[in-house]
RNA sequence: CCGUGCUAGGCGGGGAGGUAGCGGUGCCCUGUACCCGCAAUCCGCUCUAGCGGGGCUGAACUCCCCUCAGAGGGGUUCGGCCUCGGUUGCUCCGCCGCUUCAAGCGUCGAUGGCUGAGGUCCCGUGUGGUGUCGGCUCGCGAACCAGGUCAGGUCCGGAAGGAAGCAGCCUUAAGCGGUCACCGGCAGGCGCAACGGGUACACCUCCAGCCGGAGCUGGAGGCGGCGUAAGGCAGCCGGGGCGCGGGCCUCGAAGCGGGGUGCACGG
Numbered sequence: 001c002c003g004u005g006c007u008a009g010g011c012g013g014g015g016a017g018g019u020a021g022c023g024g025u026g027c028c029c030u031g032u033a034c035c036c037g038c039a040a041u042c043c044g045c046u047c048u049a050g051c052g053g054g055g056c057u058g059a060a061c062u063c064c065c066c067u068c069a070g071a072g073g074g075g076u077u078c079g080g081c082c083u084c085g086g087u088u089g090c091u092c093c094g095c096c097g098c099u100u101c102a103a104g105c106g107u108c109g110a111u112g113g114c115u116g117a118g119g120u121c122c123c124g125u126g127u128g129g130u131g132u133c134g135g136c137u138c139g140c141g142a143a144c145c146a147g148g149u150c151a152g153g154u155c156c157g158g159a160a161g162g163a164a165g166c167a168g169c170c171u172u173a174a175g176c177g178g179u180c181a182c183c184g185g186c187a188g189g190c191g192c193a194a195c196g197g198g199u200a201c202a203c204c205u206c207c208a209g210c211c212g213g214a215g216c217u218g219g220a221g222g223c224g225g226c227g228u229a230a231g232g233c234a235g236c237c238g239g240g241g242c243g244c245g246g247g248c249c250u251c252g253a254a255g256c257g258g259g260g261u262g263c264a265c266g267g
Stems, first nucleotide, its partner, number of pairs: 001267006009057003012030004020046005034054005063260004068255001072251008080242012093227009103217003112211005117205004121198005126192003130187006137178004146171004154163003
């Protein structure tokens, strides 16, 4: 160095969680990597840390160690977004005060005061309207017990003639229905700047008269004060959530590279 047969080892690894700790089952990553049994109030173990059974491979692409690398996980911090709550300010809204502006009314007399009248309230009336009822009007409407006319038939009569009277036809009563044009009755959370009467206080008036003699009215803007239920905006604080982003720390799969590791026999 070659061949044969073996052996150690290997037949996946990692993260979080859990555990006194380790490994596994379960979750996640990697990516392809024997089978069966066991296992979350869990299973097996003890630093050489899954156990039991079976199979394959086997000293190297494959086993062991190291460097690099960095899929992914974890921790922490800063930020972002969503959401809830609190607080402050502003807005919005209401009232008040001051002020500015433009306007209107006012010596042909403002605000105010007095007197009167009227209204708000009550009673009644008128009128209109509405609703309802009745009348009027139209239609229908009676086997017999409504009316008229009553064929036929019936009755009385010697006859002339007479009587009652069904159907039919005409009409109408009660009743039913229509029409609301007209008439009447009744009613009201109705209308009228209608009419009459009452009216303590109060308030009001495009009202009248008188007193008096210079203000009055509403609007817009600004400032200030008070109130402010809900909403909107902004700031700050706090709670919760996020398959969100960045920094730092940590573990770290695949992969690249380097190094290391047997035994027996034969040639």
This is a predicted structure of a 267-nucleotide RNA (Bacterial large signal recognition particle RNA) from a Solirubrobacteraceae bacterium. The gene name in the source record is ffs. Taxonomically the source falls in Solirubrobacteraceae (Bacteria, Bacillati, Thermoleophilia, Solirubrobacterales). The same sequence occurs in records of 2 taxa. The model forms 92% of the base pairs in the Rfam consensus. Rfam family: Bacterial large signal recognition particle RNA. Rfam classes the family as a non-coding RNA gene.